[in-house]
Molecule: small-subunit ribosomal RNA
Organism: uncultured bacterium
RNA sequence: CGGUCCCGGUAACGGGACAGUGGCGGACGGGUGAGUAACACGUGGAUAACCUGCCUGACUCCCCGGGAUAACAGGCCGAAAGGCCUGCUAAUACCGGGUAAGCUCACGGGACCGCAUGGUCCCGGGAGAAAAGGCCCUGCAAGGGGUUGGGGUCAGAGGGGUCCGCGGUCCAUUAGCUAGUUGGAGGGGUAACGGCCCACCAAGGCGACGAUGGAUAGCCGGCCUGAGAGGGCGACCGGCCACACUGGGACUGAGACACGGCCCAGACUCCUACGGGAGGCAGCAGUCGGGAAUUUUGAGCAAUGGCCGAAAGGGCUGACCCAGCAACGCCGCGUGAGUGAAGAAGGCCUUCGGGUUGUAAAGCUCUGUUGCUCGUGAAGAACGGUACUGUGAGGAAAUGCGCAGUACUUGACGGUAGCGAGUGAGGAAGCCCCGGCUAACUACGUGCCAGCAGCCGCGGUAAUACGUAGGGGGCGAGCGUUGUCCGGAUUUAUUGGGCGUAAAGGGCGUGUAGGCGGUCUGUUAAGUCAGGGGUGAAACUCCGCAGCUCAACUGCGGACCUGCCUCUGAUACUGGCGGACUUGAGUACUCUAGAGGGCAGUGGAAUUCCCGGCGUAGCAGUGAAAUGCGUAGAGAUCGGGAGGAACACCAGUGGCGAAGGCGGCUGCCUGGGGAGAAACUGACGCUGAGGCGCGAAAGCUGGGGGAGCAAACGGGAUUAGAUACCCCGGUAGUCCCAGCCGUAAACGAUGAGUGCUAGGUGUAGGGGGUAUCGACCCCUCCUGUGCCGCAGUUAACGCAAUAAGCACUCCGCCUGGGGAGUACGGCCGCAAGGUUGAAACUCAAAGGAAUUGACGGGGGCCCGCACAAGCAGCGGAGCAUGUGGUUUAAUUCGAAGCAACGCGUAGAACCUUACCAGGGCUUGACAUGUAGGGAAGUCUGCAGAGAUGCGGAUGUGCCGGCUUGCCGGAACCCUAACACAGGUGGUGCAUGGUUGUCGUCAGCUCGUGUCGUGAGAUGUUGGGUUAAGUCCCGCAACGAGCGCAACCCCUAUCGUAUGUUGCCAGCGAGUAGAGUCGGGCACUCAUGCGAGACUGCCGGUGACAAACCGGAGGAAGGUGGGGAUGACGUCAAAUCAUCAUGCCCCUUAUGUCCUGGGCGACACACGUGCUACAAUGGGCGCCACAAAGCGAACCGAAACCGCGAGGUGGAGGAAACCGCAAAAGGCGCUCGUAGUUCAGAUCGCAGGCUGCAACUCGCCUGCGUGAAGCCGGAGUUGCUAGUAAUCGCUGAUCAGCACGCAGCGGUGAAUACGUUCCCGGGCCUUGUACACACCGCCCGUCACACCAUGGGAGCUGGUAACACCCGAAGUCGGUGCGCUAACUC
Repeated sequence: CGGUCCCGGUAACGGGACAGUGGCGGACGGGUGAGUAACACGUGGAUAACCUGCCUGACUCCCCGGGAUAACAGGCCGAAAGGCCUGCUAAUACCGGGUAAGCUCACGGGACCGCAUGGUCCCGGGAGAAAAGGCCCUGCAAGGGGUUGGGGUCAGAGGGGUCCGCGGUCCAUUAGCUAGUUGGAGGGGUAACGGCCCACCAAGGCGACGAUGGAUAGCCGGCCUGAGAGGGCGACCGGCCACACUGGGACUGAGACACGGCCCAGACUCCUACGGGAGGCAGCAGUCGGGAAUUUUGAGCAAUGGCCGAAAGGGCUGACCCAGCAACGCCGCGUGAGUGAAGAAGGCCUUCGGGUUGUAAAGCUCUGUUGCUCGUGAAGAACGGUACUGUGAGGAAAUGCGCAGUACUUGACGGUAGCGAGUGAGGAAGCCCCGGCUAACUACGUGCCAGCAGCCGCGGUAAUACGUAGGGGGCGAGCGUUGUCCGGAUUUAUUGGGCGUAAAGGGCGUGUAGGCGGUCUGUUAAGUCAGGGGUGAAACUCCGCAGCUCAACUGCGGACCUGCCUCUGAUACUGGCGGACUUGAGUACUCUAGAGGGCAGUGGAAUUCCCGGCGUAGCAGUGAAAUGCGUAGAGAUCGGGAGGAACACCAGUGGCGAAGGCGGCUGCCUGGGGAGAAACUGACGCUGAGGCGCGAAAGCUGGGGGAGCAAACGGGAUUAGAUACCCCGGUAGUCCCAGCCGUAAACGAUGAGUGCUAGGUGUAGGGGGUAUCGACCCCUCCUGUGCCGCAGUUAACGCAAUAAGCACUCCGCCUGGGGAGUACGGCCGCAAGGUUGAAACUCAAAGGAAUUGACGGGGGCCCGCACAAGCAGCGGAGCAUGUGGUUUAAUUCGAAGCAACGCGUAGAACCUUACCAGGGCUUGACAUGUAGGGAAGUCUGCAGAGAUGCGGAUGUGCCGGCUUGCCGGAACCCUAACACAGGUGGUGCAUGGUUGUCGUCAGCUCGUGUCGUGAGAUGUUGGGUUAAGUCCCGCAACGAGCGCAACCCCUAUCGUAUGUUGCCAGCGAGUAGAGUCGGGCACUCAUGCGAGACUGCCGGUGACAAACCGGAGGAAGGUGGGGAUGACGUCAAAUCAUCAUGCCCCUUAUGUCCUGGGCGACACACGUGCUACAAUGGGCGCCACAAAGCGAACCGAAACCGCGAGGUGGAGGAAACCGCAAAAGGCGCUCGUAGUUCAGAUCGCAGGCUGCAACUCGCCUGCGUGAAGCCGGAGUUGCUAGUAAUCGCUGAUCAGCACGCAGCGGUGAAUACGUUCCCGGGCCUUGUACACACCGCCCGUCACACCAUGGGAGCUGGUAACACCCGAAGUCGGUGCGCUAACUC
């Protein structure tokens, strides 16, 4: 602006809705972080190289005209989306003309300014470019006015574009990148500069101050952490950027290359009539998927803000303001307060007394937050608008406009916050932890199981560590866990570390860049410092104040924002520029040492080979041999010759060199160093990333050479083997020339330079002083090279002017061990390989220095029947005994290398006895307590294997009360019930006690002092000596304790006392014989008490010591012999079965009683013994000599009996009295080397003894039988003197049983050179990767499983870069291509 529909109205017209034309807005707001390492961001500048709709101010204009088109109507196509044709129409839509204050462009003139290009202003004429009206008031109209809108220009505000300095990630195993690339003059394009784009010209540009490439990432204000410096992060809030399904593109517009616009391509989803179409939640809700995990498809525009509109009690706005969900976070509050001890009950623990939960509860007295019910009830609202009033400017006036006032009008949250009343302790506590770190402990269960665990680590029968309970600790509407980040971590060290040995100095030089740099002076003002200005948004943080009852939260003010820009100033230091100096550095000069390097020449010794002489059987080699060489003449020896390599002595922690390294002598060439003097230069210096050069040995290429040596290889040995060590050979190589390699324990495991900081001593080179005739000696300076040592330093060891001390400069390097100096990549190399150099994975360490032990097929010293020297054995046989094994109903249990095995057991037929079978008991065989009864006890019958059961007879005691009789009590017995008893059941790895062992070894410790950071050391080591840590000496030690020794016992000699039961010399008596008797106590002996032996004496050795050797004397001599005596400790040594004992287990049995059996089995194996194998003996006869013991339920004489065991017997003896009671030996006879006159097993018969009982299962005797065995393999034991060996005797245990055990005496040897070796031990020292301590530790292969990584014929996906091909939309251009005002045809 026209139209359609609806409402009101008669209509004009007014209002509303809808689609269209037109305008403005959809470039804001909201979301996300894919991309981006970039002027993207931050910060500070520049724009004299720019744009800007709406808004504000100023100036100015708005004149004339034109033709279309949507909607609409009609027709047609299509499934749809949508489209086509015809007809009508309006505008602030579109177009032409006119005008131009100012604007733009070109030209001319002038003024001023700046920052390089340059900018601004003024004047002149020329060319070019504008617009739109609507509504209202007044008026008949023309016209005038108001309001809103339109055009132009200048300016403002705000917004934006572009450019630049500086800043913020990783990888160098990314080192070179670049063709519109870099620049130029010209053109195009843009709002604008520019290689932004184009043609032409030039050949540039970037990079070790990290280009290019790759990886990762939005950036910032800020957030978390941290004392800070830093480190990590970039959620919420705020600023900027980028993106909008993926990629590309432009259009429109003030602004876009445009989240909810367009076009194209692609992937995906949806619709379809298969022709074709539609879509883009990283907007708000919501769905699905993924995930350990993240909300309502809510209400409202009331407030704040935005867009449209003249405005509205107009519209739009998932921006926003609210509500909902989630303890997700922060803050506040509650779940009650006071009182309450009989310390209730219950729970848990317990030493059974109690403790604890615990004022906790209950009870009593209160309060009223919060919840619930009822009532009341805000602030957030002021703008604006409408109406009215007043007033102001302007105007002729009116509408209108500005200002002030009055009235009216708007709340999603929400009947919410708040307030009042009522109710009633009433509805409201959990989670983690309790071994150490780390705050909080007991019980039970479990038994390396189940489980815990952040690190260390818990759990294998007493778990504060697992699980549960009680109790406790912590936090609390939360508490634990997991993940991530910072901290602790000076453990990447700027603040604030290191590199001799812990990780770490480049193999050594030369030198580029770089870093650092002597004295004086002038100048500058870059660094530096001071003051001022601008900026460093707000929020955040901090401080202060204020608002919600407090706080969280919020508001206001200040500080801070450590930075950047700019102005002015200062000039000590650093830097720039200039001048001067000589001490750093260098040059010239005079001396000087040297295996410094290169080239050439030359010498002798030795090895080997060749030739010749002489000469004969071996040589060579080894631990011993063999291979090898030699009668074809080796080796040895003499002469001659060849060739190569290396240079004895000198030779020396001596010299030289940067390092590697350099060694006969001579010549030539050549590098470096030292000393002296002080002429010259005048800071010329130091270090040195890269670079370049040198660089042992081995190795490689080419060519020579090759005597000796010698990888590989061959052979001989050794050995289980011996791809080794030893031997015989032997090729590369070793040597030379040329070229590579580039490493090493290339080490002082110590980078280079400069300065400073006690000394002493040696050595090499040079100078000075003193002295001298001269040379030494001596003093002193410099340089090099060693040792010792102070301060200092170091973890210690150590270093210490040649620093590892104190400082400065520069370079290299380190950041737990393994994987790994490996892989991949790069570079180098002919190769070998070098250089640079990771990760996955894995471990809770790896490592340094020092300490104490232990150990060593390390060293030194020293002991012991340890070896050796001897004697006798064991191992073979038979038997005994113990053990293993096996067996068994049971063969009870323990002991296990030494240090279990004749052991516990100093006595298994029953008992013992713990085991097995069977038969019994259940308050029990045994203890205490209660009640009742009874004395206790003795004798006896029956059943039974017995235990046991059922009976009979007898008996009435002791003490007290009262004293008739009774009552009470003690011991004992029976019965009943309950507390309890009982266990030789387990654990000796829960324990006490006891014991074994190293070991009768000589050690083990402490106090104080001293040394060391410390562990620890010293003492205790050292020199001697001893049996000894025994003693002496020395000593930063001085003392002391436990051990050693001594004190104790036995024994050897003597004295003394006593003298029976002992003894008998003399005297007497006496016998067959006899101390038998008298007597005696001398002797023996016994028992007491003493003496004696101490290295006291002498000599020697030694250190004048300790001590040792020898001697004298003596019974005994160096501890006389023997015993008792066993340090700190070790072995989780032994024993729960001697005993004791914690805990666990059994309770009509794992207790207890009984009978019988077993512990005594028997294919075997071992230990310990006995007896033998014979003549040094066996048998027989005769004759002797001990000691120490034992004896009354005992020893038992004589005598008699028996072959004997033994029996009878009973003297004597409680023992120097009596008894048990000797053998080997001596004197004779016999046997004659034989399985025997040896040996005695086994078996038969007959007996004896003990005992309740000898069957299983005792001992002994006689007769008979007469086995193995003729001296024992490997191996192994004891013993050094009254010992071994041999002989018997006694005792304990015990009814009986002894080859065992503990003792006793008789007879009575051999040997010890010696300490090399075996075993054990002591001291010192050394190494150590051992510390459960060498029976330690530890390496590699292999087998299986699993994990990680790599290889693997290949197959497949993703990403990035580069090259090329096809190629849409689009933009620009060319052309068809001219005409028209547009428009239509």